The RNA shown here (transfer RNA) has 85 nucleotides and comes from an uncultured Myxococcaceae bacterium. Model confidence (mean pLDDT): 80 of 100. Its Rfam family is "tRNA". The family's RNA type in Rfam is transfer RNA.
RNA sequence: GGAGAGGUGGCCGAGUGGUCGAAGGCGCCGCACUGGAAAUGCGGUGUAUCGCAAGGUACCGCGGGUUCGAAUCCCGCCCUCUCCG
Numbered sequence: 001g002g003a004g005a006g007g008u009g010g011c012c013g014a015g016u017g018g019u020c021g022a023a024g025g026c027g028c029c030g031c032a033c034u035g036g037a038a039a040u041g042c043g044g045u046g047u048a049u050c051g052c053a054a055g056g057u058a059c060c061g062c063g064g065g066u067u068c069g070a071a072u073c074c075c076g077c078c079c080u081c082u083c084c085g
Stems, first nucleotide, its partner, number of pairs: 001084007010026003018068001027045006046059005061077005
């Protein structure tokens, strides 16, 4: 240099145009259980911003584009892995 795969909440990871800031798991917080723990069960749990609250808006590596609508399609760039030279 060329080809392919990937980048999504604190971590792993599903989602391939609309009902998705987003399944599930881990972690964390609270409660129950226990003599106390562990295990187990139940509930909660992204960040920023606006708002008294209810609630709203934005964010899926970064920047553009297509579309009524984009995490999802297109273009450029960055990073990781594999293969080829």